Large-subunit ribosomal RNA, domain I from a mouse gut metagenome, 553 nucleotides, folded computationally. Model confidence (mean pLDDT): 83 of 100.

Context: one part of a larger RNA
RNA sequence: GGCGCGGGGCGGAUGCCUUGGCGCUGGGGGCCGAAGAAAGACGCGGCAAGCUGCGAAAAGCCACGGGGAGCGGCAGACACGCGAUAAUCCGUGGGUGUCUGAAUGGGGGAACCCGCACAGGAACACCCUGUGCGCCUGCAUGUGAAGGAGGGAAACCUUAUAGCAUGCAGGCGGGAACCCGGUGAACUGAAACAUCUAAGUAGCCGGAGGAAAAGAAAGAAACAUCGAUUCCCCAAGUAGCGGCGAGCGAACGGGGAGGAGCCCAAACCGCCAUGCGAGCAUGGCGGGGUACGGGCUGCCGACAUCAUACCAUAAAGCCUAACAGAACGGUACUGGAAAGACCGGCCGGAGAGGGUGAGAGCCCCGUAGGUGAAAGGCGGAAUGGGUGAGGCAGUACCAGAGUACCACGGGACACGUGAAAUCCUGUGGGAAGGAGCGGGGACCACCCCGCAAGGCUAAAUACCACCCAGCGACCGAUAGAGCACAGUACCGUGAGGGAAAGGUGAAAAGGACCCCGGGAGGGGAGUGAAAGAGAACCUGAAACCCCGCGUCC
Numbered sequence: 001g002g003c004g005c006g007g008g009g010c011g012g013a014u015g016c017c018u019u020g021g022c023g024c025u026g027g028g029g030g031c032c033g034a035a036g037a038a039a040g041a042c043g044c045g046g047c048a049a050g051c052u053g054c055g056a057a058a059a060g061c062c063a064c065g066g067g068g069a070g071c072g073g074c075a076g077a078c079a080c081g082c083g084a085u086a087a088u089c090c091g092u093g094g095g096u097g098u099c100u101g102a103a104u105g106g107g108g109g110a111a112c113c114c115g116c117a118c119a120g121g122a123a124c125a126c127c128c129u130g131u132g133c134g135c136c137u138g139c140a141u142g143u144g145a146a147g148g149a150g151g152g153a154a155a156c157c158u159u160a161u162a163g164c165a166u167g168c169a170g171g172c173g174g175g176a177a178c179c180c181g182g183u184g185a186a187c188u189g190a191a192a193c194a195u196c197u198a199a200g201u202a203g204c205c206g207g208a209g210g211a212a213a214a215g216a217a218a219g220a221a222a223c224a225u226c227g228a229u230u231c232c233c234c235a236a237g238u239a240g241c242g243g244c245g246a247g248c249g250a251a252c253g254g255g256g257a258g259g260a261g262c263c264c265a266a267a268c269c270g271c272c273a274u275g276c277g278a279g280c281a282u283g284g285c286g287g288g289g290u291a292c293g294g295g296c297u298g299c300c301g302a303c304a305u306c307a308u309a310c311c312a313u314a315a316a317g318c319c320u321a322a323c324a325g326a327a328c329g330g331u332a333c334u335g336g337a338a339a340g341a342c343c344g345g346c347c348g349g350a351g352a353g354g355g356u357g358a359g360a361g362c363c364c365c366g367u368a369g370g371u372g373a374a375a376g377g378c379g380g381a382a383u384g385g386g387u388g389a390g391g392c393a394g395u396a397c398c399a400g401a402g403u404a405c406c407a408c409g410g411g412a413c414a415c416g417u418g419a420a421a422u423c424c425u426g427u428g429g430g431a432a433g434g435a436g437c438g439g440g441g442a443c444c445a446c447c448c449c450g451c452a453a454g455g456c457u458a459a460a461u462a463c464c465a466c467c468c469a470g471c472g473a474c475c476g477a478u479a480g481a482g483c484a485c486a487g488u489a490c491c492g493u494g495a496g497g498g499a500a501a502g503g504u505g506a507a508a509a510g511g512a513c514c515c516c517g518g519g520a521g522g523g524g525a526g527u528g529a530a531a532g533a534g535a536a537c538c539u540g541a542a543a544c545c546c547c548g549c550g551u552c553c
Base pairs, nucleotide, nucleotide: 001552002551003550004549005548006547007546008545009544015538016503017502020475021474022472023471024470025469026468027467028466029464030463031174032173039100040099041098042055043054044053046078050074051073061094062093063092064091065090066089070082071081072080105114106113107112115133116132117131118130119129120128121127134172135171136170137169138168139167140166141165142164143163148159149158150157151156178209179207180206181205182204183203189196193243219226220225230257231256232255233254234253240248241247261456262455263454264400268287269286270285271284272283273282274281275280276279293398294397295395296394297393298392299391300390305389306388307387308386310385311384312383313382317378318377319376320375322371323370328344329343330342331341333340345362346361347351353365354364355363405429406428407427408426409425410424411423412422415441436451437450438449439448440447490497491496510537513524514523515522516521
C1' cells in the first nucleotide's frame, strides 16, 4: 500500500411526512379612481431588524351585531398591562388616513424643493392649522378684440366670432383574461420561390364594460314562404375559391339556447327670436309622428284597459359574523402513550374529513339534517309615479343628398378581377322623390321581397385577476409554481435576469449540578419511550476519509 472483516467520521441519497403547488368542476362576484385609485416611500410597538397590520387619532379609534373567558399578530423570553362595567376575536358601517403616484398651485433626479390667496390660532409680520389655486371639453353669466363682412368717397357706423374672467358639470389614471376599433409583420407552408400561405395571427396604439360587439330588414328566399341580433348542433370539408398548387372554405334550410322591441328627422300646429318687401324666410323651443307608414280633412270610438327596458319603495330569497347538532365504557392485555387487542354496549338524515402520545362513527373540531342578521350588499313577482298605445274613408303634404349610383384606384365578403353581384371608400362625376327607390350573384324584362343615406335596445355568448365549496389511476422538497422560506438574496448602468434553502420531541420536559478545556467541544448527572432524537437535531445509502484486527506483496 491492496483486499477482507469490524467500528467510526463526512455526506445527504432513500423511506415516511406536508404548511405549498398543478389540473379540473360547480357556485358567487365582476370594475376601481380627482370624495385622489392601482402601486409604493417613510413611519407607528416598553425592548422592534424582517413579515403582517395600521397611518402623526398610526399592530390601532367609534357605533352596531356576533361571541363568552381569556387577551396584548407571526413571536415561544422579560417587563408592564387589559378583561363579566364583557376584553381579545369575528362581521357590518363609520372616523383618522403622513408623503409619492393620473398627481392636478409651480418645479423635480417619484416619495423631495419652492410658492400665492383667504380664514383661524393670542397681534397686521415670523410660525402653525385649514381651504382653494392643473389641463381639456361642455353649459351658463360677464367682458370682448385684430382681421373679415355690410354700408360709406372717406372719416366712420353696424355685425358676429376668437380670446379672457367667474361659476357648475364631465373627462384624465389603473385592471388577469375576455370585447370593439386603428395599424400591422416575419419565420413557416408551398418539399426552391414571387401570387398565395402563415394571418388580419403576433406586436404596437385607441376605447368600452362586467361583459363587449351585433340588432328590429332598402333582409333571406323562390312562385311556397320566413320575419331583429347573438350562441350551439347539423347542413359540410358540401357548394365554391385556389401558381385549380400548397391550401382556403361558405350559405340556404333544419334542430336547439334565448326571446323585445323602440326613439328621432320630416309633413302639420303653436310660441319666441332675427331678417326684410307685414306675411314670408331662417333659427330655437313645445306639440305631432315613426313603416300592421305617417300628416291633413271628415266620420266613429275613447279615461277604461293593456304594456313598460325609466324612477321610487316594502317583502321573500341569497351573500357578508354565527348557533345548535346523536351515540362508550371496562380491562388485573401490549405499550412511554390506546384510538390497537379483548369484553360488553350505543348513535346513525351524521361510518366526509381533520386532530388527540399509535390505527377513534360515539374524546375534540366537525359532518348530515336544521336555525340565524342590528348594519351593508345582491335581488325585483308587486305597488305607486312617469311614459307609450284606436278604427274607417278621402286627400297626395312628408318619409334622412354631395347621398344612391357611375368611372378609376384599393379594401372586405369562403370568392385571388373573375361572367363578379353585395358591402366599405381615396379621386372625379352625380340622381330620383312613393306613378319613387334598393335587392333577388354580370346585364335586361316580367315577377317577388324590402324602404338606404339618423339613433337606442336586455337575454342566450366570452373571460377569471377575486371569493366559497369540492374533486384528482396530479406532485411530494433535484418533484410540484421561479418561490412549501421569494420575485427575496444576488447579478446587471438599464430593460431585465433570478437562486439555494422544509422535518428535535407526544410534550421543551431544549440537559440544573460536577469534571477536562482559553474556547469550541466532550465525559458524567438529569429529562425523555428513545439523546446513536441534543437543536450541525426523523430515517441516515454511496462516493470519500480515519481507526482496529486479519491477510498478501
Rfam family: Bacterial large subunit ribosomal RNA. Its family is annotated with ribosome and structural constituent of ribosome in the Gene Ontology. RNAcentral holds the full RNA, with entries from MGnify.